[in-house]
Predicted 3D model of an 85-nucleotide RNA (c-di-GMP-I riboswitch aptamer) from Sporolactobacillus putidus. Taxonomically the source falls in Sporolactobacillus (Bacteria, Bacillati, Bacillota, Sporolactobacillaceae). The RNAcentral record of the sequence draws on Rfam. It matches the Rfam family "c-di-GMP-I riboswitch aptamer". From the family's description: GEMM was predicted in a large-scale screen for bacterial structured RNA regulatory elements.

RNA sequence: UUUGCGAAAUGGCACACUUAUCGAAAGAUAAGGUCGCAAAGCCACGGGCCUAAGGCGGGAUCGCUAGGGCAGCCGGGUUGCCGAA
Repeated sequence: UUUGCGAAAUGGCACACUUAUCGAAAGAUAAGGUCGCAAAGCCACGGGCCUAAGGCGGGAUCGCUAGGGCAGCCGGGUUGCCGAA
C1' cells in the first nucleotide's frame, strides 16, 4: 500500500409517521422526525416485489398487462471514511 475483516474514533444517512408539492397510482421531492444501516453512497444489468393511467377482455363491482416505480428486497457493477484483533 492492497485485500479481507469490523473493535475503537470522527462523522454520515434517515424507517414509520406528519406537513407541502408532483403523480392515475405505486411512489418521488422538500422540511420535520430517528426504526435502523459499515456502504441504508450511486447505477434498473439479472431476479423479485408494487401500481394499472392507457390498452385488452367482460353484462359487471372484476381480471390481465409496464413505456411507470421500489437501490431501506436480493444479487451484480462502481465509488468511498477509519484501521484494533